[in-house]
RNA sequence: AAGGUAUUUCGGGGCAGGGUGCAAUUCCCGAUCGGCGGUGACAGUCCGCCCGUCCUCGGCGUUUGAACAACGGCGCUUGUUGCCGUUGGCAUGAGUGGUUCGAGGGCUGACACGGUGUGAUUCCGUGACCGACAGUGACAGUCUGGAUGAAAGUAAUGUCUU
Numbered sequence: 001a002a003g004g005u006a007u008u009u010c011g012g013g014g015c016a017g018g019g020u021g022c023a024a025u026u027c028c029c030g031a032u033c034g035g036c037g038g039u040g041a042c043a044g045u046c047c048g049c050c051c052g053u054c055c056u057c058g059g060c061g062u063u064u065g066a067a068c069a070a071c072g073g074c075g076c077u078u079g080u081u082g083c084c085g086u087u088g089g090c091a092u093g094a095g096u097g098g099u100u101c102g103a104g105g106g107c108u109g110a111c112a113c114g115g116u117g118u119g120a121u122u123c124c125g126u127g128a129c130c131g132a133c134a135g136u137g138a139c140a141g142u143c144u145g146g147a148u149g150a151a152a153g154u155a156a157u158g159u160c161u162u
């Protein structure tokens, strides 16, 4: 220094003011915000990722629970016997659940023009555009909630290998 492994750190911002209305930070005017990695050069709009949601498979939990075993009862053909009951048992199978854990897959937004430059949909200028789900007295990027969560990723420490 690189790689493996374990543990830990950190890990999202934002409606001022006004209009209508009984009621809106949800509608209208206006205001305002921009996660992570990559990219010849700094990115909400390029290429990807996380988050959200749905599906499949597996793990886990849970319910049922046959074979089987032990014990007891009853029967007669008195046995390596039949039936019944109780208890134990949990491979496999079936059902089911939380949405827990892991893997895979589907769905899931938005940019142009001009300038500088070797190089920029990333910088500068101008004008645009986009934003999960659930909730709500009325439709939400910005309020409330899942979430004191999870995660892309990030930084550090221990240890092992080269």
Base pairs, nucleotide, nucleotide: 001162002161003160004159005158006157007156008155010153017029018028019027031142032141033131034130035049036048037047038046044129045128052107053106054105055104056103057102058101059100060097061096062095063094064093068088069087070086071085072084073083074082075081076079111127112126113125114124115123133145134144135143
This is a predicted structure of a 162-nucleotide RNA (FMN riboswitch aptamer (RFN element)) from a Lentisphaerota bacterium. Rfam family: FMN riboswitch aptamer (RFN element). Rfam describes the family as follows. The RFN element is a highly conserved domain that is found frequently in the 5'-untranslated regions of prokaryotic mRNAs that encode for flavin mononucleotide (FMN) biosynthesis and transport proteins. This element is a metabolite-dependent riboswitch that directly binds FMN in the absence of proteins. In Bacillus subtilis, the riboswitch most likely controls gene expression by causing premature transcription termination within the 5' untranslated region of the ribDEAHT operon and precluding access to the ribosome-binding site of ypaA mRNA.The FMN riboswitch structure, reported in present an FMN-bound six-stem junction, adopts a butterfly-like scaffold, stapled together by opposingly directed but nearly identically folded peripheral domains. The sequence was found by an Rfam model in a public genome assembly. The organism belongs to Lentisphaerota, within Bacteria. Its mean pLDDT, the model's own confidence on a scale to 100, is 78.